[in-house]
């Protein structure tokens, strides 16, 4: 150099200015009250996916002695983790010359069930074409046989049909054959030994020769889930009608003057529950399984410890608009440089200059892990194959 494979990161930026929301300070108002509204002023205001809302949780209510039935999920094996269907490493299987990818990867001798279309036969296999022996019938031949045609049968080696047809491969054997027997190979079971925590490798014997696929069909097993969700839910907390109960009205309830007594005056209601924990306000509301950096442990996800950093918090739902400078893309012209080419140019890079136009996907709504998906141009690293030089 070119192909390619896995990871990780960025996703316009600086200033000015109007404007929007919270939030703190100051003032001004509304309200019984909880509280809230304007005004000025000052910080500070979206993402890597804020998305889908699919999984897992932290919260918060209500419910729960254990245990089980239903119903959902999960699925090699060992770890990580608050937990997960997510992430690590490593197992088998499959692709790939390699880096690397990919697998919904328990169980089909518990049991039901199904295997389209073809094709004879699709599951306690099957005779359609072929191949035999035996029988009858015709015909040729002296015969021995030999051809045609029918029947009873025997055969799974061949030929077809399929996604699959009950191991291959060579040789005994047979009437033709078969694993029916033999040798080796492949598979599967047992059993033993060695390795590894473990899935699982690896190796020696033994067997029957060989009993297909489908659980993303019922099902079985193992091990996991109480249910609703932030409009969850917590805390302040009224007012009218009406209703109860208690005190009172010669023994005066309560209520005015008064800092209080005591004294004076008014005097028939006055209090508290229900109504209603309603209407209404608040609050939960964000600093956390946090970011980063540096030691230490581990293969690794991650995890211990130190130090340092942190500013959306809305509730019709703010992040926008215009200018000014620069980046990056694209178009035009120049300059210089490399490639090829006899040339004429062609194509590639790099810089300056004009122009206008563009800068993706996408917008928090309790919070956090994670999967998917949606994306314009852009960087940086590890690792593989080919050519070429040295």
């Nucleotide at each position: 150099c070119g192909a390619g494979u896995c990871g990780g990161c960025c996703g316009g930026g600086c200033g000015g200015u109007c404007g929007c929301g919270u939030c703190g300070g100051c003032c001004c108002g509304g309200g019984a009250g909880a509280c809230c509204g304007g005004g000025c002023u000052g910080c500070c205001g979206a993402g890597g996916a804020a998305a889908g809302u699919c999984c897992g949780g932290a919260c918060u209510c209500c419910a729960c002695a254990g245990g089980g039935c239903a119903g959902g999920g999960u699925g090699g094996u060992g770890g990580g983790u608050a937990a997960c269907g997510c992430c690590c490493a490593c197992c088998c299987g499959g692709g790939g010359u390699g880096a690397c990818c990919c697998g919904c990867g328990g169980g089909a001798c518990a049991g039901u069930g199904c295997c389209a279309c073809a094709g004879a036969a699709a599951g306690c296999a099957g005779a359609c074409c072929g191949c035999c022996u035996c029988c009858c019938c015709g015909g040729c031949g002296c015969g021995a046989g030999c051809c045609g045609g029918g029947g009873c049968g025997g055969u799974a080696a061949g030929g077809g049909u399929g996604a699959a047809a009950c191991g291959g491969u060579g040789g005994u054997g047979c009437a033709a054959g078969a694993g029916a027997c033999c040798a080796c190979c492949a598979g599967c079971g047992c059993a033993c030994c060695g390795g590894g925590u473990g899935a699982c490798c690896g190796g020696u014997g033994c067997g029957g020769c060989u009993c297909g696929g489908c659980a993303a069909a019922c099902c079985c097993c193992a091990c996991c889930c109480g249910g609703a969700g932030c409009a969850a839910g917590a805390c302040c907390a009224g007012a009218c009608a009406g209703g109860c109960a208690g005190c009172g009205u010669u023994c005066g309830a309560g209520g005015g003057c008064g800092g209080c007594c005591c004294g004076c005056c008014c005097g028939a209601g006055c209090u508290g529950c229900c109504g209603g924990g309603u209407a209404g306000g608040u609050c939960g509301c964000u600093g956390g399984a946090g970011g980063c950096g540096c030691g230490c442990g581990g293969u690794g996800a991650c995890g211990c410890g130190c130090g340092u950093c942190c500013u959306a918090g809305a509730g019709g739902g703010a992040u926008g608009g215009c200018c000014g400078c620069c980046g990056c893309c694209c178009g035009c012209g120049g300059c210089g440089g490399g490639u090829c080419g006899c040339g004429a140019g062609a194509c590639c890079c790099g810089c300056c200059g004009c122009g206008g136009g563009g800068c993706a996907c996408a917008g928090g709504a309790u919070c956090c892990g994670g999967c998917u998906u949606a994306c314009a141009g852009g960087c940086c690293g590890g690792c593989u194959c080919g050519u070429c030089c040295g």
The RNA shown here (Bacterial RNase P class A) has 390 nucleotides.
The same sequence occurs in records of 2 taxa.
It matches the Rfam family "Bacterial RNase P class A". Rfam's curators write: Ribonuclease P (RNase P) is a ubiquitous endoribonuclease, found in archaea, bacteria and eukarya as well as chloroplasts and mitochondria.
Of the family's consensus pairs, 94% are formed in the model.
The coordinates come from a structure-prediction model, not an experiment, and the mean pLDDT is 77.